[in-house]
RNA sequence: ACCACACGACAGGGGAGCGCGUCACGCGCUGAGAGUGCGGCCCCCGCCGCAGACCCUCGAACCUGCUCCGGUUAGCACCGGCGAAGGAAGUCGGGACAUCUCAGGC
Numbered sequence: 001a002c003c004a005c006a007c008g009a010c011a012g013g014g015g016a017g018c019g020c021g022u023c024a025c026g027c028g029c030u031g032a033g034a035g036u037g038c039g040g041c042c043c044c045c046g047c048c049g050c051a052g053a054c055c056c057u058c059g060a061a062c063c064u065g066c067u068c069c070g071g072u073u074a075g076c077a078c079c080g081g082c083g084a085a086g087g088a089a090g091u092c093g094g095g096a097c098a099u100c101u102c103a104g105g106c
Stems, first nucleotide, its partner, number of pairs: 001099001007093004011057004017029005036051006062087003068081004
C1' cells in the first nucleotide's frame, strides 16, 4: 500500500397482518415492529405527507411471481417448496492475517 469481521459517523431503504366483539374503538394471537403524534384529502371509511418506534442497506429487511403448492393454525403467523427465480437501500472512518512495495541495520 491493499484489506475481512466487529464497531462508529453520516446517508438511505422497508413493513404494519390475523381472529372476535357492543366496530371513531376495545380484547386476543403472532412478530423486532401490528399505525404513537401532527397535518392534508369537507366528514366517515380509507389513503397520503412529515415525525417517532422497530428492522434492514449487497442482501431472504422488504417487493414481485402470490388470492401460488404441501404441512400446520381458530386465523394470521410459522415450516418446507417455488428459490442458484426476478427486483431491492452505501459511502466514509476503522483496520487483523496473508501478500506486495519502499527505507534503514547486519